């Protein structure tokens, strides 16, 4: 000078509030990410006999964990002097793609070069692909050798690829030997293997639920005559107004008027709702993630939504006129619950490491 890793996240007092609970004394009241809603589960209510086709996440290997785009541990690959970061299935199964430049972007091709022959320059014909240009990438490297120039053509060593043997639970490493070996990138294009997925989200879902309106069931009561079958009349009976009550009068009604019962449900009220894969100390096991025992704690539950304001005092930081005065106090703020992941974050603390 870096490289990882954990914790803190303004303290103390006083007052006046505000939410929950309460045995009326009191008692508790925001994170580490409450946030983004990105993965996973708990719960809930629909659906569901199994298979299938579509459709989506996932993607070295082992272990941990309900579960996971999570964790912990190796493995190879780049990156970095290092500590340490980063990525990760399959590219000779097939299809396609690979701007611009460029002769050519993948069984390929010749723009300068090189070399051979013809001819007077310079072109024409053929060799070649080493060297040069272009491009993100040019059909293994590096040297020698061989050639008219050249090329794995041919030898060595590196790389690839195969066998066989040895370590490893495996991923994968290592050794011998064999084979000159056209065969880049792209799967977050298509696909291919494999493993796994029904939706719906607390405004789920449960209870209670007044009054109008509308639905449903019963109760009660209908008879006669006439009809052109539309209806009408009489008797009787209900109901409502009047009325203190009966009569009575009036008006409607006998297929719906009144009564009584039921479901449905608007606001609204209750619950769910906070004891849960919980927490925190010690112990055992493991190499870590993690697990397993034993003891103690209970640690916010609102619902236009509390958790907050003012004073004093320390602290840490700025400023200025400086034995002090003035100012500020990092991102952010629960809404069912858990476990991740990612994201913002003043300052401050503590440990391991590596460089020099």
């Nucleotide at each position: 000078g870096g490289u990882c890793a954990g914790g803190c996240g303004g303290g103390c007092g006083g007052u006046c509030g505000c939410c929950c609970c309460u045995u009326c004394g009191g008692g508790g009241g925001a994170g580490g990410a409450a946030a983004g809603u990105c993965c996973g589960g708990g719960c809930u209510c629909c659906a569901c006999a199994g298979g299938g086709c579509g459709g989506g996440a996932c993607g070295c290997c082992g272990g941990g964990g309900a579960a996971a785009u999570c964790c912990c541990g190796g493995g190879u690959g780049c990156g970095g002097u290092a500590a340490c970061g980063c990525a990760c299935a399959g590219a000779c199964a097939g299809u396609g793609c690979c701007a611009c430049a460029g002769a050519a972007a993948g069984g390929a091709a010749a723009c300068c070069u090189c070399c051979u022959g013809c001819c007077a320059a310079g072109g024409c014909a053929g060799g070649u692909a080493a060297g040069g240009g272009u491009g993100a990438a040019a059909g293994g490297g590096c040297a020698g050798g061989g050639u008219a120039a050249g090329a794995g053509c041919c030898u060595g060593c590196c790389g690839g690829g195969g066998a066989u043997c040895g370590g490893g639970u495996a991923a994968c490493c290592g050794a011998u030997c064999c084979u000159g070996c056209a065969u880049g990138g792209c799967a977050a294009a298509c696909c291919u293997c494999g493993u796994c997925c029904g939706g719906u989200g607390c405004a789920a879902g449960g209870c209670c639920g007044a009054a109008u309106a509308g639905g449903g069931a019963g109760g009660a009561a209908g008879g006669c005559u006439c009809g052109c079958c539309a209806g009408a009349g009489c008797c009787a009976g209900g109901g409502a107004a009047u009325g203190g009550c009966c009569c009575g009068u009036u008006c409607c009604c006998u297929u719906g008027a009144c009564c009584u019962c039921c479901g449905g449900g608007u606001u609204g009220g209750c619950u769910g709702c906070u004891c849960g894969a919980g927490g925190u100390a010690c112990c055992g096991g493991g190499g870590a993630a993690c697990c397993g025992a034993u003891a103690c704690c209970c640690u916010a539950g609102a619902u236009g939504g509390a958790u907050g304001g003012c004073c004093g005092u320390c602290a840490u930081c700025g400023c200025c006129u400086a034995c002090g005065g003035c100012g500020a106090u990092a991102c952010a703020g629960a809404a069912c619950c858990c476990g991740g992941c990612u994201u913002a974050c003043a300052g401050c603390c503590u440990g391991a490491c590596c460089c020099u």
Predicted 3D model of a 356-nucleotide RNA (Bacterial RNase P class A) from a marine sediment metagenome. Rfam family: Bacterial RNase P class A. It is annotated as a ribozyme. The RNAcentral record of the sequence draws on MGnify.